This is a predicted structure of a 93-nucleotide RNA (c-di-GMP-I riboswitch aptamer) from Desulfurivibrio alkaliphilus.

RNA sequence: CCACGAUAAAGGCAAACCAUGGCGAAAGCAUGGGACGCAAAACCACCGGCCUUCCUCCUGUUUUUGGCAGGAGAUGGUAGCGGGGUUGCCGAA
Numbered sequence: 001c002c003a004c005g006a007u008a009a010a011g012g013c014a015a016a017c018c019a020u021g022g023c024g025a026a027a028g029c030a031u032g033g034g035a036c037g038c039a040a041a042a043c044c045a046c047c048g049g050c051c052u053u054c055c056u057c058c059u060g061u062u063u064u065u066g067g068c069a070g071g072a073g074a075u076g077g078u079a080g081c082g083g084g085g086u087u088g089c090c091g092a093a
Base pairs, nucleotide, nucleotide: 004091005090012038013037017033018032019031020030022029023028036080042086043085044084046083047082048081049078050077051076055073056072057071058070059069060068061067062066
């Protein structure tokens, strides 16, 4: 230096759940508590997956430039779904 990851050391992060006269149309996010887990559970939506549909389009319905129902679509999310990229602590075998 490249791999690898211990019943090691020092630190770190924080799922579910709870709270919020916080944000958002929603999914979700933020903050505080919490701790299932994590050696990249640090950062980046580039590829695939998954979630959502304010909006747009299509179909049906209806007296309607409106309403309702169904369907399709991210430009919205998820980095703790996988791949990829960038950076990084420690050092037993």

Rfam family: c-di-GMP-I riboswitch aptamer. From the family's description: GEMM was predicted in a large-scale screen for bacterial structured RNA regulatory elements. The source organism's lineage runs through Bacteria, Pseudomonadati, Thermodesulfobacteriota, Desulfobulbaceae and Desulfurivibrio.